[in-house]
Molecule: transfer RNA
Organism: Candidatus Acidiferrum sp.
RNA sequence: GCGGUCGUAGUCUAGCUUGGUUAGGACAUCGGCUUCCCAAGCCGACAACCCGGGUUCAAAUCCCGGUGACCGCA
Repeated sequence: GCGGUCGUAGUCUAGCUUGGUUAGGACAUCGGCUUCCCAAGCCGACAACCCGGGUUCAAAUCCCGGUGACCGCA
C1' cells in the first nucleotide's frame, strides 16, 4: 500500500440481512424489600449506537468519507 471482519452503557452482548413501539438482555454500581448480620433471592434506578456528511416523513440499520482494533496479502 491492497483486501476482509469488526466498533452499541463501566464490562459482555442482541438488534443491521428486510429503516418504523421509549434501542433489548446479562454482569457491575446505587436504592429498597427480605434477614440478627452477610450472602443469595425479589423489586426499582442509573447508563450506550466510533466521528462527520448524505438519502428519507423517519437511520444503530442504507450510501459516501474519516478513524480505531484484529486478520490476511505484499